[in-house]
Context: one part of a larger RNA
């Protein structure tokens, strides 16, 4: 002086990033239970009470199960009636013991508030279980079947599917409630019997070689030639995008209002110092003696913002976070036992 364990006077989170970690609750029965709420939940909310042994009612009230024996008659492994014994078993009274009766072990601590994800679920096998990943639920696009569309294979072939649009594949979103706004200029896709450009090819005006010539070669202008591509449309739960400067009220500020540039259009509901705000511990209220955090407004949104979806939400998390009460050796501050190291001798 280290592990592991156990007890503490007075205080009780002063510890600390953070009640980490220990402590506290703990079974059963009874009683009672709020805000919310998708009416299920919330809820074992909380908050209380009870519990041992022994004797009274034959182990009582009931409850279960039902022999024998009695009647019936359709003679059965038959109804009926019968109630024996076995089995379960509260509740009341009254004693008795001990500090303590779930006498040991075993066995939820709550309650408020906020973020995130709706929930069960899945994962980083050996750091992380999480706001992530999936999820039912919504949307868009593809697929109309002799080989769909997609995927696999050089193919032959096989999945999909022994299926067919309520059906299979891709992408985005993610329960649910309310809702999802403007822009089609650009890129994408998807439609357009015109046009304009275009390869090969086709087409041969015209002109080169060479030969005496028929011929044989070469080259080649118009003009016709696909898709793409230009073009004209549509389309944003498709890739995305969603302004600036000035001025203006009878106090001041402030700008409902006006002028101006400019843009495809110039962010709408709803949120809003946010998992997002530099500044910034913004700024008022709360909570505390005391609050860079929390919550509740305000809005100057550096740099939310509407399925890369916006807000809202019961219920549900070993989630993150702000508070309370109960407990505690976390602490003030420390001590003491007890088992194993260490150290010392050997």
């Nucleotide at each position: 002086c280290c592990c592991u364990g156990g007890u503490u006077a007075a205080g009780g989170a002063a510890c600390u990033c953070g009640g980490c970690a220990a402590a506290u609750u703990g079974a059963c029965c009874c009683c009672g239970u709020a805000c919310c709420u998708u009416c299920g939940g919330a809820a074992g909310a909380a908050g209380g009470g009870g519990u041992g042994c022994u004797g009274c009612g034959u182990g009582u009230a009931g409850c279960g199960u039902g022999a024998a024996g009695c009647c019936g008659c359709u003679g059965g492994c038959c109804g009926g009636u019968g109630g024996a014994g076995c089995g379960c078993g509260a509740g009341g009274c009254a004693g008795c013991c001990g500090c303590a009766g779930g006498g040991u072990c075993c066995a939820g601590g709550c309650c408020c508030g906020g973020g995130c994800g709706a929930c069960u679920g899945g994962a980083u096998a050996a750091c992380a279980g999480a706001a992530c990943c999936a999820c039912a639920g919504c949307u868009c696009c593809c697929u109309g079947c002799u080989c769909a569309a997609c995927g696999c294979g050089u193919a032959a072939g096989c999945g999909g599917a022994c299926g067919u649009a309520u059906a299979g594949g891709g992408g985005g979103u993610g329960a649910u409630g309310c809702c999802u706004g403007c822009c089609c200029a650009g890129u994408g896709c998807c439609g357009g019997a015109a046009g304009g450009u275009u390869a090969a090819g086709g087409g041969g005006a015209g002109g080169g070689g060479u030969g005496c010539g028929a011929g044989c070669u070469c080259c080649g202008a118009a003009c016709c030639g696909a898709a793409g591509c230009c073009c004209c449309g549509g389309u944003a739960a498709a890739c995305g995008g969603c302004g600036g400067c000035u001025g203006u009220a009878a106090c001041u500020a402030u700008a409902a209002c006006a002028g101006u540039c400019c843009u495809a259009a110039g962010g709408u509901a709803g949120c809003g110092a946010a998992a997002u705000u530099c500044c910034u511990u913004g700024u008022c209220g709360g909570g505390u003696a005391a609050g860079u955090u929390c919550c509740g407004a305000c809005c100057c949104g550096c740099a939310c913002g509407a399925a890369a979806g916006g807000c809202a939400u019961c219920a549900c998390g070993a989630u993150c976070u702000g508070g309370g009460c109960a407990c505690u050796g976390u602490c003030u501050c420390a001590a003491c036992c007890a088992g194993g190291g260490g150290c010392u001798c050997g």